[in-house]
Formats: sequence, structure tokens, C1' cells
RNA sequence: GAAGCAGGCCGGACGGUCGCCGUGCCGCGGAUGCGGUGCGGAGGAAAGUCGGGACUCCACAGGGCAGCGUAGCGGGUAACUCCCGUCCGCCGUGAGGCGAGGAUCAGAGCAACAGAGACGAGUCCCGGGAAGGCAACGACCCGGGGGUGAAACGGGCAAUCUCUACGCGGAGCAACACCAAAUAGGCAGACGACGACGCGGCCCGCCGAGUCUGCGGGUAGGUGGCUCGAGCGCCGCGGCAACGCGGCGCCUAGAGGAAUGAUCGUCAUACCCCGCAAGGGGCGUAACAGAAUCCCGCUUACAGGCCGGCUUCACAU
Repeated sequence: GAAGCAGGCCGGACGGUCGCCGUGCCGCGGAUGCGGUGCGGAGGAAAGUCGGGACUCCACAGGGCAGCGUAGCGGGUAACUCCCGUCCGCCGUGAGGCGAGGAUCAGAGCAACAGAGACGAGUCCCGGGAAGGCAACGACCCGGGGGUGAAACGGGCAAUCUCUACGCGGAGCAACACCAAAUAGGCAGACGACGACGCGGCCCGCCGAGUCUGCGGGUAGGUGGCUCGAGCGCCGCGGCAACGCGGCGCCUAGAGGAAUGAUCGUCAUACCCCGCAAGGGGCGUAACAGAAUCCCGCUUACAGGCCGGCUUCACAU
């Protein structure tokens, strides 16, 4: 210098104006309302909703069967189909990459093409024997042989069923809890027409459309759940590592028919155009993408940029 292999990180910065969501303080006599003022307000994947968990409700004596998942060995973690280390196998000159990697002395199933024959056993060619047959031939027996193919009575496939070991109850924040209208219906009580029934005129009993009052359930609506947490940063110690422990510091969206927007200026980058070049102009923050209970992972998408590490080849010293 060229070509590569694995990691880590960033993914516009600063400021002005007008809005939106949350919230502290002050004022408006009170107020969930209004006004003023201060502070906070999307991502590395917020995505796919794939694995695991926290949390909530429902179900549940114990054991077994079925079903689903996982699978070398050891470690990490709250847990995992995740991560780390390592062995083995395959690929690569190499740095490295990939691997559902237990069992085929329990049983079943499967195997393209080629080949006579492919998982059931027999069958192709040659030689010998041989019942039979005029003969050609020849059931059957013995010995030998080539070709095809990944594989020819000896093996393969367990991401085919199966066996072994281990794990797994269901639904999900639209969970769930609380407050609670209007209307309709329910329950209880009171009243109830010279009403119906008691053979009945009065009393009495009972029924009764309806009226009033109270209660309870659900709905609309509201509130909580809701964001301080397996949290983040730095340092130290233990460990090859994943990770763990300790100290100090920090608070980092909580909307909910759903806020996080628009615009202007300065600078820097990418891209496009002009130019031999210096430079000028355009675009207007760029790609992938927009939180919805939270967390740990995995996978997928991604313009452009930064940082170290390693390998192979060539050349020079």
C1' cells in the first nucleotide's frame, strides 16, 4: 500500500419566535378553570411482537397420560430458544465463521439420479453340478466376478415418528382496582281509582296500572395502575469472559382517539450541479424510523461518520 476479519461508538450542534403534553411556584374570593413564570418532553432500533421475566386477574389436593419446547461440557442471569468460556465436526491460506452437536444393541418410517436390484430381500454376468426336456433351455445348489451409486444384508437420516433427561396452568395494562351520571330494566317500602277478586252493599283481606322514596349491578365519563428501575454514569476490586460486589454521583417523556410540532438565523457534514483549480450555487438535516405498563434479550431496517484490534499478500528498511 492492497484485500479482508471481527468489535465498540455516534447517528447534527447552538440560538430566537409561535404552538402542544406533563409538572413546580405565584396570582385570580374558591376551582378539576384561567393568566404569568420556571423546568422536563422519542430511538438505537421506540419496529417485528419472536424468547424470557416483573406485575395483575382467573384456575389449581397429589400423581400420571397427552401436547409443546430444549439437548456436547462448564459457567452467567430474575429468567430465556439469550450471553460467555471450552471440546468436537465442517468451511476458510488466515484473522475468523457456522453447527437443534443425547440415543439407530427398543421399535417403525424414509432415500433423488444412476443401476439388474435401494432397505423387503433377492438379483445381473461367468464357471461347475443338477430334477426335467429330442434339443435349445433349465427350477434348485455351490463357487467366482464386473458395473452403477453417497450407500449393495452393511451402513445412513432422529429439524420423520420414537426413546431418554429436563422445563412448561391460562389470559394479558383494552390486565386489574376505585369513584360514578342520563335512560331502560331489577329489588324493597309507602300511597294507590268509589278499580278487579274473596257468591258481597259496608268493614276487612288480597291483587293492582301508576306515583314517590330508597337500595344494588352494569354502561358513558373520571381516577389510580404509570414510571425510581433486575435503572444510568464514573471509579475500584474479583473473574480468561459473560458477569458479580463495593463506593461516589445522577433523575432520564408519561400521552392516552393519544403531546413531542412549525419556522428563522449561524456553523459543520453528506448528496447534486458548475469549474482545470481555488471556489461558487442548490438541497435544508438528510438513512431506517415515532414511545403507549415496565424490563432483559434476539431478529430485522439503516444515508453518513469516528475509534482502536487482528489476518493475508506485495514492497522497503